This is a predicted structure of a 470-nucleotide part of an RNA (small-subunit ribosomal RNA, 3' major domain) from an uncultured bacterium. It matches the Rfam family "Bacterial small subunit ribosomal RNA".
[in-house]
Context: one part of a larger RNA
RNA sequence: UGACGGGGGCCCGCACAAGCAGCGGAGCAUGUGGUUUAAUUUGAAGCAACGCGAAGAACCUUACCAGGUCUUGACAUAUAUAUUAAAGCAUAGGAGACUAUGUGUGAUUUCGGUCAAAUAUAAACAGGUGGUGCAUGGUUGUCGUCAGCUCGUGUCGUGAGAUGUUGGGUUAAGUCCCGCAACGAGCGCAACCCUUAUUAUUAGUUACUAACAUGUAGAGGUGAGGACUCUAAUAAGACUGCCGGGGACAACUCGGAGGAAGGUGGGGACGACGUCAAAUCAUCAUGCCCCUUAUGACCUGGGCUACACACGUGCUACAAUGGUCACUACAGAGAGAAGCGAAGGAGCGAUUCAGAGCGAAUCUCAAAAAAGUGGUCACAGUUCGGAUUGUAGGCUGCAACCCGCCUACAUGAAGCCGGAGUUGCUAGUAAUCGCGGAUCAGCAUGCCGCGGUGAAUACGUUCCCGGGCC
Numbered sequence: 001u002g003a004c005g006g007g008g009g010c011c012c013g014c015a016c017a018a019g020c021a022g023c024g025g026a027g028c029a030u031g032u033g034g035u036u037u038a039a040u041u042u043g044a045a046g047c048a049a050c051g052c053g054a055a056g057a058a059c060c061u062u063a064c065c066a067g068g069u070c071u072u073g074a075c076a077u078a079u080a081u082a083u084u085a086a087a088g089c090a091u092a093g094g095a096g097a098c099u100a101u102g103u104g105u106g107a108u109u110u111c112g113g114u115c116a117a118a119u120a121u122a123a124a125c126a127g128g129u130g131g132u133g134c135a136u137g138g139u140u141g142u143c144g145u146c147a148g149c150u151c152g153u154g155u156c157g158u159g160a161g162a163u164g165u166u167g168g169g170u171u172a173a174g175u176c177c178c179g180c181a182a183c184g185a186g187c188g189c190a191a192c193c194c195u196u197a198u199u200a201u202u203a204g205u206u207a208c209u210a211a212c213a214u215g216u217a218g219a220g221g222u223g224a225g226g227a228c229u230c231u232a233a234u235a236a237g238a239c240u241g242c243c244g245g246g247g248a249c250a251a252c253u254c255g256g257a258g259g260a261a262g263g264u265g266g267g268g269a270c271g272a273c274g275u276c277a278a279a280u281c282a283u284c285a286u287g288c289c290c291c292u293u294a295u296g297a298c299c300u301g302g303g304c305u306a307c308a309c310a311c312g313u314g315c316u317a318c319a320a321u322g323g324u325c326a327c328u329a330c331a332g333a334g335a336g337a338a339g340c341g342a343a344g345g346a347g348c349g350a351u352u353c354a355g356a357g358c359g360a361a362u363c364u365c366a367a368a369a370a371a372g373u374g375g376u377c378a379c380a381g382u383u384c385g386g387a388u389u390g391u392a393g394g395c396u397g398c399a400a401c402c403c404g405c406c407u408a409c410a411u412g413a414a415g416c417c418g419g420a421g422u423u424g425c426u427a428g429u430a431a432u433c434g435c436g437g438a439u440c441a442g443c444a445u446g447c448c449g450c451g452g453u454g455a456a457u458a459c460g461u462u463c464c465c466g467g468g469c470c
Base pairs, nucleotide, nucleotide: 008470009469010468011467012466013465015461016460019425020424021423022422023421026316027315028314029313030312031311032310033309034307035306042053043052064302065301066300067299068298069297070296073125077124079122080121081120082119083118084117088103089102090101091100092099093098106115107114108113127291128290130289131288132287136285137284138280139279140278141276143274148187149186150185151184152183153182154163155162156161167178168177169176193268194267195266196265198236199235200234201233202232203231204230208225209224212223213222214221239262242256243255244254245253246252318418322377323376324375325374326373327372334365335364336363339358340357344353345352346351384415389410390409391408392407393406394405395404431453432452433451434450435449436448437447
C1' cells in the first nucleotide's frame, strides 16, 4: 500500500423480509458423471461446466471404431524427364473406394512446336480436429452497468508512499454543491444512438373508409376521398422549466399544477483500470514439440442414440378455477421461388389430387389459443393422467433395422401436490395462453422473438449472500 476479520460506522442489490409460481417426489425429453463398449470422438468443471461449443449425429456431418484401400498424396506452389488430351459416358468386377476395357481427343501454330490439362518416375514439399490455452494473437466469460481506476504539476514524507479521490450534505452514479495544499486532466458515470409511449407536418399504395354515389347473400367490392386507422420520413415534446414546504441563500429533496409522458418515463445497444497462469491450439491465426507407406487421405459398415446407477436443466401431469363435445370472437411479430402454396375434391386422420395467386402492406403460411355461450362428467386412479406396447398407415430422403417425425385404432404405467433443502420474479412484471423464426431434405419439450389474459406483496434492513466508501 493492499487483502482479510464470527472489528466498528454509513450505504446499496429480488440479498433477506412480505408475497406469487416453481424445482427437489412421478413419467418422459435433454445435458453430464459413472459404467459398459471394437468405438461409445472431443472440449466445458463452484458461482462463471452440465437443453453449454451443437441455429438441429440415419448416410454426409464425424473428429471415434472395424474392415477394404492410397503413398508427391483428397488440397497448394514449383522443377526435370517421359508419355498422353482430360473430364464425361458405357460395359464388367467389387460393399464401395477403386480397377480393367471401350468410347471420347482441347486451344494456338511458321506444322518444328508452344500453352493448358492429365498420368508415371524423382526430389522440394503437402497434410495432421496430433500435443502444449502454463509459449501466444484474436475472441469470450466473470466480479459488474459495480462506481470506481488513474495521470500531470505542486505540496508533505529519509523512503515505500500520501495528498488530490478524505471531510459536511446529496445522488442511480468519484452525480452535483460546500469546504479543504492542492490545482487541473484522462478512462469510466450520464448524455449523444436504436426502440416504445403523445402530437404536428409531408406523402397516400398494396394500407384506410367519415361524407357522397354505386353494389352485394355478406363484403372498401367499385367510383371517389386524404378526414380517421396505419405506414415512414421530418419535426415538436420533459428541462426539476413553473408553484409551495424543507435545506446552508447551495446541491438536492418532498408535495402540487399543467401534461400523452415527471424527475434516468419504459426497454435495448454500450462493460473503466484490472481479477481469475479463468475458457478456447477443435472457428481462425500462430511459436515449439511430435507423425510422414501414417497421428495424413479415400471408402463401406458401425459408433457418437449403449444402461444396475447418480446429478443438472426442462416438458407433461396428479384434476372440477378442471376434462370433454358443440357453437362463436379478438393479436403481434415474422417467413416465402430448388419457396409459401389458396379455392375445390378424396381420406376418420397424418396426408394426398389439383395447381390459382405471390419475389409479397397486394398472394400464401394462417386455424391464433387461453377467453365467451350452451351441454355433459360429480370426486373416482375417474370421461384425470398420458408413459409403454401392438396393429394398420402417411411424409421426407439413394436409404428410416441399429436410429426420424406424424396419424388412426387398441393398450392405459407411475402419479392424489412431493423430505432435508433450493430457484425465479417488484408491473404490463410473475403466472398463464397460443403464434412465428433461425438451423433444416426430414426431425424442437431446446434457443431466439411476438403478442393475448393478467396478479399478490415490499413493515423494514436485526439476520443470510454479494458489493461500495471511511